[in-house]
């Protein structure tokens, strides 16, 4: 110095649940919480999962389109510092 790793400190994010706006709807925005989190920072690329839906008397699949990065993997960038 680079990987890998994650101990003490700095310092970051932020579940639920509650307001608020927006969305048909999963969700999402901005407060407030703080269960947690070493990338819980960023890409929907691949499996997941969930949400609308065209067709239909109806429901189920299906064509489409959508959300979730705090579900799993992969891709990418990055802070601090002992063993």
């Nucleotide at each position: 110095a680079a990987a890998c790793c994650g101990a003490c400190a700095a310092g970051g994010c932020a579940a639920a649940c509650c307001c608020u706006u927006c969305g048909u709807a999963a969700g999402a925005u901005g407060g407030g919480g703080a269960c947690g989190c070493a990338a819980a920072g960023c890409c929907a690329c691949g499996g997941g999962u969930c949400c609308u839906g065209u067709u239909u008397c109806a429901g189920a699949u299906u064509a489409a389109g959508g959300a979730c990065a705090g579900c799993c993997g992969g891709g990418u960038u990055a802070c601090c510092g002992a063993a």
This is a predicted structure of an 83-nucleotide RNA (c-di-GMP-I riboswitch aptamer) from Thermincola ferriacetica. The sequence was found by an Rfam model in a public genome assembly. Model confidence (mean pLDDT): 82 of 100.